A computed fold for a 686-nucleotide part of an RNA from a marine eukaryotic metagenome, annotated as large-subunit ribosomal RNA, domain II. It matches the Rfam family "Bacterial large subunit ribosomal RNA". The coordinates come from a structure-prediction model, not an experiment, and the mean pLDDT is 86. The full RNA is in RNAcentral, with records from MGnify.

[in-house]
Context: one part of a larger RNA
Formats: sequence, structure tokens, C1' cells
RNA sequence: GUCAGCGACUUAAUCUCACAUGCAAGCUUAAGCCAUGAGGUGUAGGCGUAGCGAAAGCGAGUCUUAAUAGGGCGUACAGUAUGUGGGAUUAGACCCGAAACCCGGUGAUCUAAGCAUGGCCAGGUUGAAGUUAGGGUAACACCUAAUGGAGGACCGAACCCACCUAUGUUGAAAAAUGGGGGGAUGAGCUGUGCUUAGGGGUGAAAGGCCAAUCAAACCGGGUAAUAGCUGGUUCUCCGCGAAAACUAUUUAGGUAGUGCGUCAUGCGAAUACCUUCGGGGGUAGAGCACUGGAUGGGCUAGGGGGGCGCGAGCCUUACCAAACCUUACCAAACUCCGAAUACCGAAGAGUAAUACAUGGCAGACACACCACGGGUGAUAAGGUCCGUGGUGGAAAGGGAAACAGCCCAGAUCGACAGCUAAGGUCCCUAAGUGAUGAUUAAGUGGAAAAGGAAGUAGGAAGUCCAAGACAAUCAGGAGGUUGGCUUAGAAGCAGCCACCCUUUAAAGAAAGCGUAACAGCUCACUGAUCUAAAUAAGACUUCCCGCGCCGAAGAUGUAUCGGGUCUUAAAUCAUCCACCGAAGCUUCGAAUUCGAACUUUUGUUCGUCUGGUAGCGGAGCAUUGUGUAAGUCUGCGAAGGAUAACCGCGAGGUUAUCUGGAGAUAUCACAAGAGAGAAUGCUGAC
Repeated sequence: GUCAGCGACUUAAUCUCACAUGCAAGCUUAAGCCAUGAGGUGUAGGCGUAGCGAAAGCGAGUCUUAAUAGGGCGUACAGUAUGUGGGAUUAGACCCGAAACCCGGUGAUCUAAGCAUGGCCAGGUUGAAGUUAGGGUAACACCUAAUGGAGGACCGAACCCACCUAUGUUGAAAAAUGGGGGGAUGAGCUGUGCUUAGGGGUGAAAGGCCAAUCAAACCGGGUAAUAGCUGGUUCUCCGCGAAAACUAUUUAGGUAGUGCGUCAUGCGAAUACCUUCGGGGGUAGAGCACUGGAUGGGCUAGGGGGGCGCGAGCCUUACCAAACCUUACCAAACUCCGAAUACCGAAGAGUAAUACAUGGCAGACACACCACGGGUGAUAAGGUCCGUGGUGGAAAGGGAAACAGCCCAGAUCGACAGCUAAGGUCCCUAAGUGAUGAUUAAGUGGAAAAGGAAGUAGGAAGUCCAAGACAAUCAGGAGGUUGGCUUAGAAGCAGCCACCCUUUAAAGAAAGCGUAACAGCUCACUGAUCUAAAUAAGACUUCCCGCGCCGAAGAUGUAUCGGGUCUUAAAUCAUCCACCGAAGCUUCGAAUUCGAACUUUUGUUCGUCUGGUAGCGGAGCAUUGUGUAAGUCUGCGAAGGAUAACCGCGAGGUUAUCUGGAGAUAUCACAAGAGAGAAUGCUGAC
């Protein structure tokens, strides 16, 4: 892991509600006794029949109170006993699951420390004190040489340890093996016997060790501890169908009341949608009349600066600035104004098993995204917090390549029928290589900004032009004059001032380059050449608008159309037709819910309904046992097993054949150890 078996809402008492049955202003026994697979007896007690008050008490009333006033609770409405079912409480209370706590015992054959008594440490090295001899000293000291054999001394086996590394990691091994490493006469290692015990021991101290277990051992008991936590909870069909909110909570992943679901009873359209009418409002917007903010100008208090004055004060000001006037603005906690919606009320037609009340039973109180109105955040987040709506949750189907929350649309079942929605119609891939008109050249389409550009389509306004525009080419671009000043110089072109006049077709006291200053080269401006010959075209400037371009760099591999591919499209815009396309709608057949009509049982017809998690309600199937059953089936083959056909929406049932070899059981009832795939479930087998 698979298979088989086992495996979870029970039982008792009390309360409450529904249903059933008996009796009924009553109902009913408990213990006990008698009898005994029946039952009888037993009236003590209980509930009901009257309430109110704290009570005395009074009583269809009573309490409050001074009150005969008001108010509170009562005064109509049948109960009771048993049974079954739903729920609650108390018990282990649906099942399994702690870590823990307490009590009594068992452990020092592992290990820690200690006590007693034994054992062990190859070989090699170093050479302390002391001693002796010689030297030396006044005597010591001291020196030299021997001797000597100390040491938690040195090297290194046994022995002990465990620092590094490799292997091993379902190991050979629940800690080892290989290669290295440390100690190895010592605080050494070790045998045997003994002592210390669980809030206790022992500890050269690591919370270490105390039998592979230690921040409190192990075994048994209290014990089914408790677990607002996790997991699991077993047959079928049918009807309805939530919530993730408010309030409270030592409350926040729990619970209670309310809202939302379901069932019963009552009521009987009282409700919702729509239209019309009548209402209040201070939001959006707007505005500046208030409260505040805030821009420019004017006018003008006050202040600052400057001038004059001995002072008082006077004058002035491209300074600051209240108030006032004017100009353009801003506001959730501003409003002279002010919607749409929403909300409240009334009337009316149609549609809708809508609303409300009482009672039984819940679940739920972690919500998610999308659109819109907002707060918070950074007008960040698949962020967070509210409001309104939708979808998911609890919703399958079609589309969005794939994709809970987006778009379309709500699946009772069947059909090799039809029409559509969103979205699509070149191929993958069902359906147009459809029509008409236009745009785009960027593969834009098929990601992005500020900003940039003779891309290109359309529109508007203005200017120039056969007296020849625009561009290009040729030519001119002069004189007073080197204007005046300044300056070493300043001649169009460092700088300051002025910017005239003349000749002209035209030519600035000069737009740029250049020189030390001149010179020189261009420009403005002018002429010519040239352009178009159906006088309409052409040229320039500005603006608006459609579609494009640049801006545009990333990490495995194209990779920002799903792909192929597509350019008068298979892209984009506009208009139109056709088709495809879903579990939507229609058609045919079948079933179910509810309602109505008809009907002899019983059904027929018509209409309607049937997605669904938590959950509520209804109807059934199967298993084991009991009665029915001294019945029925059965060796002419029971149960069980295998295969097949048929019946039932289904759980399941019936039959046939084979196997099997001795019991099984209709029907209707009753009672449950009553249905397994999940619980890291338990046991067994493989």
C1' cells in the first nucleotide's frame, strides 16, 4: 500500500414542543400487595380547575396609593396519563487524540559519586634533591666529576579516551568501521561486593546521568482527567435553502440575543415590483452671501526706508500691509443656492405559493473579487476599512488560449431536431477568404509616459503668385562714412549714443563668420534665368482632428496575437446582410412538486415547478433479532458464492443457470450493537 473484518449521536432521569391514543373539569397512580409470560389491586402523591401581593391577606380580582384616580399583573380560550419523535439539562454523553497533575510502588546488572577488597601499566629517554670524591672558603657559600633515581617529566605499545576526516545514514551497528589524533606512574585504568531513589539522588556543572527514557525515571491507579483545538462520523430519493452582519462578551478562530434558512399552525394579499399624486431633506454640482484659505490691480489706515526741520511736523517711496472696491480661485467638519436617486405616505391595473404573527429545529457571526460612492495609503498593492449592487461562496454550461469572483446564461431526465446570447466566421476550429466606403505601412494591430519629428489622410484660417510666387543658379548688395563717443586701435560686427540722408532695380550707420585694426566671406534686400498655358495650378505659415513613427535595455527558449500566418487584411473606423455558436429558448417523449377542475375507486386533463454547501422538512430501501410461524419453502437441493436477463428514479428486488450441501422465511408489526472509503483509524492476511 491493497484486501477482509471491526470502527463514531447511545442509555437513564427530568423539562419542553409536535404527533398518536385513552378519559375529560377532570386526568393519573408511586412504592407495596395478589396473581403471574395475561393482569388485578393500591388514591399517599402529582398536574389541572384563580389570581394578585415581599407578606399578613384579599379574591374575579388584587397590588401600588391618602385615593372609589391612574397604572402593573390577572379575569374568554382544556386538561391529564402513556407512547413515539425533535430539542434542552445532568451524567464520559458522537468517536479517537494531549502535554500535564496527584497517589502507591519498582529500579544504581546502564550510568554518576562514594566505600571495601583485588588486579594492570612492553620498551626507550631525561637525570631533581640527597650522597661521595676533588677543588674552594676563616667557616659557609660555591665549582668540577661521579653516584643517585625524583617527576599530575619526555617518546611510545597494551589499556583508556574521542580532536579531524572518509565511509556508513531502509547501516554489519538505534552511534560503528577505516585512516590519522590525545593520555599512557596518575586528579590513571580496571574486576568483584556494597551505599545513595524521583522535587529525590549523583554531578571537576553539560540541566549532565539515574537500565536505548530525564527542566523531574519507570509501572499501576485516580481515568473514559480536561481539550472554546485538529481529524473522522457509514444507505437512497424528493421539497425548500442560508450566513460570514449588528449588539454584548477576560471577547476577537468561542458563545448568546437579533437579522438571514426551514417546518407547523393561524391570518387570508394585509407584501413586492410599476404608474400617478403628496411629502421632508442639504448629498452631487455650483457658489462666495457667512466662516476660513488664497491671486493680481486700485484706493488707503498703520508700519518700514529716504529727504527737510531745533522740534512739532511736512514731503516722498518699484517696501510691508488691515479695511474697502475690483479680478481670477479653494473647502469633509463653509452655504445665498441645489438636483438625480433613495426614503415616507396615498390611490390604481397586472404579475408573484408575497407579507405578518406564534411555536419547534437550525446553521452562521474567518468572507473573496468586480463595478460605483468614499476613508486610509503614495488619487501604491491580488493592501486595508465602510456603503450600494453583482457574481463566487453554495453554480454546472458557452466565451475570455489555459483562468472561483469578468461577459453570456441558471443544468429534472432523454433526443443523430430547430432558433439564438456573449463571442465569432483564412487554417488549426463550427461558421463570410461577405458587401460598400475610408484609414494604417508601423506586423501598428499583437504592452507604456513626459517629450520629439517636412510620416500620412481630412478640415479651417491667413499670406505670396503670369506685374512670374517658392526652391535652385548667375549678378548686384553702393555713396556721405573709418557716423559720433570711447579706445593703443574700434573702419557695419569689444562697449555707449544715435540709427539719418543720398544714388538706386535693391542694399541695415548692418543678422552671422572673420581681422591686432583694416581686409575678406555670407545674410537681409534687388534684377535676371527658370517653373505651370484650358487662370487654374503652385508656394508658404498657423491651428484642429484620424491613424501611424521615435522615446522602448534582462536574465533556460521565440515568449506582450493561443499558434500558423495575415498588408485595397485575416489590422482599424463606419454601415449592412448572412451564418456559426450554450445544459438559454422552442419541438417531441418521460418523471416530480404545488394548484385548479373533473372524477366511482382512483386517476385524468390543464397550468406550474424541479442548480445547490451549512441546514430544516418529507418519503423510502437494506441488515440483525422477535411475533405472525405447530404456517410456508427446502436433499426433486435452504443459506452462502458466480454469471446473466428483467423490474424499480434510486437505495435495491425478482428470475434463470452453475456452485454449494442444510437450513431459510412471505406479509404485517415490533426492537435495534442497523449501512464505511477516508479518522498519519484498530486487527489479520499478502